[in-house]
Molecule: Glycine riboswitch aptamer
Organism: Thiotrichaceae bacterium
RNA sequence: AUUUCUCCCGCAGGAGAUAUUCAAGGCAUUGAAAGCCGAAGGCGCAAAUCCGCCCGGAAACGCUCAGGCAAAAGGACUGCGGGAUAAAG
Repeated sequence: AUUUCUCCCGCAGGAGAUAUUCAAGGCAUUGAAAGCCGAAGGCGCAAAUCCGCCCGGAAACGCUCAGGCAAAAGGACUGCGGGAUAAAG
């Protein structure tokens, strides 16, 4: 030179589920009720899966606390470009 881990910035992509009912309100919206979704975050390994088995652990698995259920916004994650740190070289 180059490669890789982690993080940050920019650009592009990015799913699911009631524009439900009632009340208030001029609208925006707010409150309540019922139903539903999983891909911020959080919690759990009870089932299945993976780490060869157990133990222990992990997730895009499970729960749905939080969040969300027209659009917008948000959005795990993916690609490209730039940067920082560390390691290999």